[in-house]
Context: one part of a larger RNA
Molecule: large-subunit ribosomal RNA, domain V
Organism: Trachelomonas ellipsoidalis
Parts: sequence; structure tokens; C1' cells
RNA sequence: CUUGCACUUGGACAGAAAGACCCUAUGAAGCUUUACUGUAGCUUGAAAUUGAUUUUGUAUUCUUUUUGCGCAGAAUAAGUGGGAGGCAGUGAUUUGAUCUUUCGGGAAAAUAUGAGCCGUAAAAUGAGAUACCACUCUUUAAGAAUUUGGAAUCUAAUGAUAUUUAUGUUUAUUUUUGAAAGUUUCAGGUGGGCAGUUUUACUGGGGCGGUAGCCUCUUAAAGCGUAACAGAGGCGUACAAAGGUUUUCUCAGUCUAUAUGGAAAUUAGAUGUUGAAUGUAAAGGUAAAAGAAAGCUUGACUGCUAGAAUUAUAAUUCGAGCAGGGACUAAAGUCGGUCUUAGUGAUCCGACAAUUCCGUGUGGAAGGGUUGUCGCAAAACAGAUAAAAGUUACUCUAGGGAUAACAGGCUGAUCUCCCCCAAGAGUUCACAUCGACGGGGAGGUUUGGCACCUCGAUGUCGGCUCAUCGCAUCCUGGAGCAGUAGUAUGUUCCAAGGGUUGCGCUGUUCGCGCAUUAAAGCGGUACGUGAGCUGGGUUCAGAACGUCGAGAGACAGUUCGGUCCAUAUCCGGUGUGAG
Repeated sequence: CUUGCACUUGGACAGAAAGACCCUAUGAAGCUUUACUGUAGCUUGAAAUUGAUUUUGUAUUCUUUUUGCGCAGAAUAAGUGGGAGGCAGUGAUUUGAUCUUUCGGGAAAAUAUGAGCCGUAAAAUGAGAUACCACUCUUUAAGAAUUUGGAAUCUAAUGAUAUUUAUGUUUAUUUUUGAAAGUUUCAGGUGGGCAGUUUUACUGGGGCGGUAGCCUCUUAAAGCGUAACAGAGGCGUACAAAGGUUUUCUCAGUCUAUAUGGAAAUUAGAUGUUGAAUGUAAAGGUAAAAGAAAGCUUGACUGCUAGAAUUAUAAUUCGAGCAGGGACUAAAGUCGGUCUUAGUGAUCCGACAAUUCCGUGUGGAAGGGUUGUCGCAAAACAGAUAAAAGUUACUCUAGGGAUAACAGGCUGAUCUCCCCCAAGAGUUCACAUCGACGGGGAGGUUUGGCACCUCGAUGUCGGCUCAUCGCAUCCUGGAGCAGUAGUAUGUUCCAAGGGUUGCGCUGUUCGCGCAUUAAAGCGGUACGUGAGCUGGGUUCAGAACGUCGAGAGACAGUUCGGUCCAUAUCCGGUGUGAG
């Protein structure tokens, strides 16, 4: 070197199972509830099945009856019209139980009496006689009709109860219930008991937080445009003048002067290129003003529109000019809102007004069209519906290393170590030793950042076992310096050969403690090592506590419990043969 045998399990990101963690899906399912929408059930009302009697109310109409008071005025004048007489032995007048009242009065059965009473005229009043008649209003009482409620009673069927008979859910009888209940239809309420669903996206993983449309500036690299959870700010309007036009004017500040009056009030003069002002953010603009005033006004018009800018679409922006009828101006002219850029919302649906439009045989109408206007924090702002929240550790599926947790990689802020400068401490003296403020590196052991292999699986802390490497050396060895007398010690240099303990607590690494030791080093090796062991911790399903939650449930909070597979093909390694 080739080739066996027996072992070992370090590697083949070994095998097994399209990762259970995490994320994604306009995926699924279980569960919850003050998510949404329904619904069984329950409940309330009405109608039907549904009859009889009594009683008591409501409303309307009719008949009779009653009531009506400002002041003035015989006095309690409801209104209008007619009206000169009316009533009276069928009882005038007087008395008057009683009723009513605004306490003034009014009405009136009955008894007695027995012939008158009232009005028209005058005065007063807006209106004149309840003298009388008719029609009405308001108020009261009685009756009738119609209508509509409440309460009570009776009884049929039904229901319940008891006894008897009997093969019997039979029959017969007693008591009780009763127009209720039950059933049907319609309507209201309640209704996670049950059902179907919804529960946004961006995101240096997801969640929490923030954001989502529009305007201004920067980023933006001198045309336009240009991203980020980059840096700054605004908007969801305002104004009938803060619009149009004609004419006029110049601001802020500073200096000087001037009673109260001062740094700043008002006044006068000088100076004053924009430092002021422009409703509001910023930018750009503006003194032939776009700024500040005064006069007159409504162009903050109707019907159009050549042509441009911008642009995926839809939208958005500018616009000369024509016609109509106007405002201001002497006129030329200017005027289709505002110095400009924000102040916003498609379609559907609905409403209002107008309309020489259509109108189902015709005329109408209903309804529709057209023109104008209105109704959306539809703000997740190109707006899924008129209408929608959670939870899953009981979970499932499709996928993803497009995306997190372990490990690796890149980076090296943080970390560890080293160096430079040297203020200062060190009695004196920066550098024996220590070293501020600063500066420069190395390493890749910390915490991170990134998300590059791996989600059709790279098993995760600690311990045990077995190790191997680095040196920035804990001991042992050799040196320099010292603020080195010695013993000790500090610091620096060389050095990795060998060594580097046992126990108690805790799952612990770590740490604290006890007793030793020459010393009880620091790190790397997938935080070495689970196809080597363990399984105490973490991290499934059970259960409990505390806390949170309305609940299902949740908690780098706690607690008890909780299946660790495998006969080794190849490489590597150990032992032992053969050639």
C1' cells in the first nucleotide's frame, strides 16, 4: 500500500416524519362575547276556534231640558233674523220643599189664593227685549239609536280529580275548570340555546406603537421625475368683501422734536430697495405693486371653445377667442372670484326644483329621461356590504429559509485586551506603581445589527463521559525594572512540557460558602460532545395559585405531572489477520 474480520459512533449538514415553533393565505375548524346578521324557544298584543246573561263606562247623532253677569243701564243683555203683540179658569199673582251658583242671583215639584202679568214708547247701549217665534254657539241633565271598552256570572266542548265495573287509555256517576286555556295566523320584545360569517394593510420577522388622502421645503445628484417607520411643518377652511373696476398712496425700522407719555400709544420732519405686508403652513413671488385706502358695484356671469401642460386609466391644470346680456372707467381697456401652490371623494341609491323629452290601443297618470342642486371623518381618503369583534397550549391544511427563535456567516456599535498623548497622584519626581480629558488598534468569548445556507426538520440549557487546540500564563521554569535590605510583593518580557482538588445550596452555567492545594487559569472547538448517556430546566396535551380579561383564554409569573427511536451502507478511528 491492497484486502478481510471484530469493534467504535466523529462525519456523510446521516435515516425516520412536505417543521408541531414563527410568519404568510382576502385557507379551515373548535370555543367565546355587550362583533354582525339570523333563528329554535320563551313572552306580550291582535284575529280565528268563540256562545249566553247582567252590570258599568267612552264617543257620535237626534229629542227634550239647562247655562251664558266688563262699564253704563230697573238688571245676570250668548248670537242672528222675524216681530206688535204674547201668556192666562188646561190657573195670572203671592208663598215655596228641593236643585244649581261666579253667593249678586237663576230654575222649580207642591200647597194655599183667585185675575192679572210681560212687552212695544222714553233714557242708556256697538247691539233691545226670555213679550213671542225660528235657526245657531257654549255649558248641564235625562232619554233613544249606533259604536267601542271594562267587570262579573252561567253553560257546551275540552282539561283535571275521585268512585265503580272490567280483557280494556272502555262505560257510568261525583266534584271542579271553562269561553279562559290549548291550537293556528300576524305583529312587537327577548334570545351565543343554536347557526352562518367578519375581525384591513404597511412593517428591517410578527405583535405593541405609529402610519394610510391632500399641500410646502429638504433629501433630489443645476430640465421633469425619483425611495425609506429619512429630516421639518401644515390642511379637511375663510371672505358679500378679504371679490370686480376706477382713482390715489407707500411700508418696517432708525434719528430729531413734541403736555400728562415712560423702551413701545398719538403727532410733525428727515432718512428709509423692501428688512413691512400679503386671512392661514412653507416655498416661490410682489413697490408700473399681488401691499394700503376711497368711490361705484356683483364677471363669485349664461352658452361655448382653437390650442396647450400633465398623464397607465380615470382625473387634474392653463387658455386666446366667439355669442348673449352686464359692472367700472372720460377712454383705451379690465372683469368667467381671491398673489400662487392645500381646504377633498368615482359609481350606485335617494331627495328637491325646472323641463317644447318618452309615456306599452288612445287621452291622461304612474314611472323614467334631461338640466341644476343636495345627501358619504365611504379619513384604511381609486371608496369590497345598508349591516361585523375576539380566542385557540385541543388544534388542522397549503406554503415560506421570500420571514423570526438555535447554530454558522458578514459587521464590530457594545464587549475584552493592547497601544499613543500625559493633566495629575506618587514628600520631591508624569512614566517603580496608578493615570483624567482625548486619540489609535487587535480579537471575534458578550449584548446587539443584518436576514446570507438550512422551515419536503442543522434536536435546544445544564450535568456525566471522552477530549483536542489557542495563549491574552493560575502553578511549576528563565529574565529585566522597582518607591528591590531580607522574607514577601508589584509590573514587564520569554515560555503551552506537565499540572490545574473535594464538598454544601441551586435544574442551573454563573455565583456564594466550607476545607485543602504549587495552583485551584481564561477562552475556542455547531455557547465541543443526545445515530455516546441523562432529561433536573425550558417548550405540547391534565391541574392549581396570583394577576389581567365581560368571556373564550393569556402571562421571559409560580407550582405538581408528563413516551429521548434505530440490526451502521460509506468515510474516519481502534484492535487483530492475510497478501